[in-house]
This is a predicted complex of two RNAs, RNase P RNA and transfer RNA, with 434 nucleotides together. It holds a member of the Rfam family "Bacterial RNase P class A". Rfam links the family to the GO terms ribonuclease P activity, dimeric ribonuclease P complex and tRNA processing. Its mean pLDDT, the model's own confidence on a scale to 100, is 76.
RNA sequence: CGGAGCGGGUGCAUGAUCGCUCCGGCAUUUUUAUGUGUCGGGGAGGAAAGUCCGAACACCGCAGGGCAGAAUGGUUCGUAACACGAACGCCGGGCAACCGGCGGAAAGUGCCACAGAAAACAAACCGCCCGAGUAAUUCGGGUAAGGGUGAAACGGCGAGGUAAGAGCUCACCGCUCUCAUGGUGACAUGAGGGGCACGGUAAACCCCAUUCGGUGCAAGACCAAAUAGAGAGAUGUUUGAGGGCGGCCCGUCCGAUAUCUCCGGGUAGGUUGCAUGAGGUGUCGGGUAACCGGCAUCCCAGUUAAAUGAUCAUGGCCUUUACGGGUACAGAAUUCGGCUUAUAGCCCGCUCUUUUCU
RNA sequence: UGGGGUGUAGCCAAGUGGCUAAGGCACCGGGUUUUGAUCCCGGCAUUCGUAGGUUCGAGUCCUACCGCCCCAGCCA
Numbered sequence: 001c002g003g004a005g006c007g008g009g010u011g012c013a014u015g016a017u018c019g020c021u022c023c024g025g026c027a028u029u030u031u032u033a034u035g036u037g038u039c040g041g042g043g044a045g046g047a048a049a050g051u052c053c054g055a056a057c058a059c060c061g062c063a064g065g066g067c068a069g070a071a072u073g074g075u076u077c078g079u080a081a082c083a084c085g086a087a088c089g090c091c092g093g094g095c096a097a098c099c100g101g102c103g104g105a106a107a108g109u110g111c112c113a114c115a116g117a118a119a120a121c122a123a124a125c126c127g128c129c130c131g132a133g134u135a136a137u138u139c140g141g142g143u144a145a146g147g148g149u150g151a152a153a154c155g156g157c158g159a160g161g162u163a164a165g166a167g168c169u170c171a172c173c174g175c176u177c178u179c180a181u182g183g184u185g186a187c188a189u190g191a192g193g194g195g196c197a198c199g200g201u202a203a204a205c206c207c208c209a210u211u212c213g214g215u216g217c218a219a220g221a222c223c224a225a226a227u228a229g230a231g232a233g234a235u236g237u238u239u240g241a242g243g244g245c246g247g248c249c250c251g252u253c254c255g256a257u258a259u260c261u262c263c264g265g266g267u268a269g270g271u272u273g274c275a276u277g278a279g280g281u282g283u284c285g286g287g288u289a290a291c292c293g294g295c296a297u298c299c300c301a302g303u304u305a306a307a308u309g310a311u312c313a314u315g316g317c318c319u320u321u322a323c324g325g326g327u328a329c330a331g332a333a334u335u336c337g338g339c340u341u342a343u344a345g346c347c348c349g350c351u352c353u354u355u356u357c358u
Numbered sequence: 359u360g361g362g363g364u365g366u367a368g369c370c371a372a373g374u375g376g377c378u379a380a381g382g383c384a385c386c387g388g389g390u391u392u393u394g395a396u397c398c399c400g401g402c403a404u405u406c407g408u409a410g411g412u413u414c415g416a417g418u419c420c421u422a423c424c425g426c427c428c429c430a431g432c433c434a
């Protein structure tokens, strides 16, 4: 240089004219709340998206117990919380930087098609060995080293051993139990014993540990407007229907000209919730890091069918011989923290490198 | 905005993780008929909305994405 790995930033710029919307000041009109004018200031994102998690907030009488159900899943830490993040551990892949995975299959149950002798308390098709018998096919016994099937075949490899073989015996590796040491821990290292049992699947049921009340800003509060219950059905009145209460039970509270369902009717306007927050930026300190703390400074969209726009000029970048054309993904809707997905072009940092050159 | 459901051939659809995805309508080819309908026989899904994963094996199980459909407040 080339080829790779990981991470971060940016997300067209400037000006003019005409608008839209919110906030504050002033003036003016007047029904004292709005309209109009004027001055000043703010006005989409890194994902505003998917709505996949976690919270805030609000209501359900603050929500108690059990069953069922759901979620998470190496360890420790961070956090308001999390299915998020950081560091570490083990396993697998890669020459490496680095990337991916993660409770339990010796608690129990289920499943493992086809092929194959056999698919899970083993069994024996070919073969090998021993014995019997025959011209030959064969019969009985032993065996699991070899062959074949399959995704997967009941520890691996070597030596001894044997009729042939076999953890049958031994060394090493693997497995498993106990102890010691180090570590907060996952785990690691070492020593000793056992004896070869224990295939895979838990994104099959299940078991273990931890967590979880429900509904969602169309939550909720206030005001205004409107009118037809004269319809049908079911259940029930202290022996309790139904509701708070979400799948069920217990418990508890409310509970009678009632409650529920269907059908029909009316109205769908305004204010608030709603913009100072687990906030941003800078700096100092603590921590390996995620993150936390101190100080200074800033106020930075608030709409409701839904504002954030249109036109012109200049420049940047891409494309084209030129004229010209294009400028990614994409548009806030109660608010935050994450995750996931979409994203043109440009810029920056760290690291590795089989091989080649120096 | 919030909540729920669904996707298999042109249409309607079945499908316990297991051999090339059942069936009906439609369509195509052939036969029967003088011709047409009916009837009979055969064919038609290179893949189950898309992508990735779990598994020996995925339409089916898990995750992400895409499309379509449905529901909603108050009064009485």
Base pairs, nucleotide, nucleotide: 002353003352004351005350006349007348008347009346010345012315013314014313015312016311017310018309020043021042022041023040024039025038026037027036028035045329049340050339052338053337054336055335056334057216058215059214060213064250065249066248067247069212070211071210072209073208074088075087076086077085078084089102090101091100092099093098103207104206108205109204110201111200112199125147126146127143128142129141130140131139132138155173156172158170159169160168174196175194176193177192178191179190180189181188182187220272221271222270223269229263231262232261233260234259235258242254243253244252265433266432267431279298280297281296282295283294284293285292286291316327317326318325319324359430360429361428362427363426364425365424368383369382370381376414385401386400387399388398389397407423408422409421410420411419